The prediction has a mean pLDDT of 81. This is a predicted structure of a 71-nucleotide RNA (transfer RNA) from Candidatus Komeilibacteria bacterium RIFCSPLOWO2_01_FULL_45_10. The source organism's lineage runs through Bacteria, Bacteria candidate phyla and Candidatus Komeiliibacteriota. Its Rfam family is "tRNA". Rfam links the family to the GO term triplet codon-amino acid adaptor activity. It is annotated as a transfer RNA.

RNA sequence: UGCGAGAUCGUCUAGUGGUAGGACAGCGGAUUCUGGCUCCGCUAACCCUGGUUCGAAUCCAGGUCUCGCAG
Numbered sequence: 001u002g003c004g005a006g007a008u009c010g011u012c013u014a015g016u017g018g019u020a021g022g023a024c025a026g027c028g029g030a031u032u033c034u035g036g037c038u039c040c041g042c043u044a045a046c047c048c049u050g051g052u053u054c055g056a057a058u059c060c061a062g063g064u065c066u067c068g069c070a071g
Stems, first nucleotide, its partner, number of pairs: 001070007010024004018054001026042005047063005
């Protein structure tokens, strides 16, 4: 430098155009003499800028970063 892949709650991960979900963690409560385990509830995210569309995490363009292959 070229080609390809990826970026979603604190972490891991699902979501192929129509309410952003799950697990763990955190917070609150129940239980317990206390703690743990268990159960219930809550909080929390689409890499950035544009475009297409009634509607974009998803499609398109550019950019940033990471990984792989080639040189």